[in-house]
Parts: sequence; structure tokens; C1' cells
RNA sequence: GCCCUGGUAGCUCAGCCCGGUAGAGCGGCCGCCUUGUAAGCGGCAGGUCGAGGGUUCAAAGCCCUCCCAGGGCUCCA
Repeated sequence: GCCCUGGUAGCUCAGCCCGGUAGAGCGGCCGCCUUGUAAGCGGCAGGUCGAGGGUUCAAAGCCCUCCCAGGGCUCCA
């Protein structure tokens, strides 16, 4: 340098293919339960969906450029 995969809540990841209210588990907080703690049960908070632009009535999802992370190739003629 080229190719592939990924970037979404504090962490681990779904959702993208096929555009239409942004989610789960764990963690945090509150409550219930318990003599108490853990476990269990219920609830709440938590998001510029990597950045910018384009298409569209509407973009996490489609198109373009860039950034970051991981992996592969750079052998012969």
C1' cells in the first nucleotide's frame, strides 16, 4: 500500500441483509422479600448508533469520504 471484519448504554453484544418508536444480558440506583446479607422479584436511570457529507417524507441500516481497532496479503511468472 491492497483486501476482509468490526466501531450501537459503564462492559459484552443484538438490530443493518429487507429504511418506519433504538434494544438485551451483566453492571449502577430505588423498592419488595429476608432477623440481616447474598440470591430471587419489580421498577428507574443510562445513547451525538466512530466523524462528516449525500439520497429519502423518513437513515443505526443505503451511497461516498475519512478516523480508529483486529485479521489477512504483499509468493512465482
Transfer RNA from Candidatus Caldarchaeum subterraneum, 77 nucleotides, folded computationally. The prediction has a mean pLDDT of 84. Taxonomically the source falls in Candidatus Caldarchaeum (Archaea, Nitrososphaerota, Candidatus Caldarchaeales, Candidatus Caldarchaeaceae). It was read from a public genome assembly. Rfam family: tRNA. From the family's description: Transfer RNA (tRNA) molecules are approximately 80 nucleotides in length.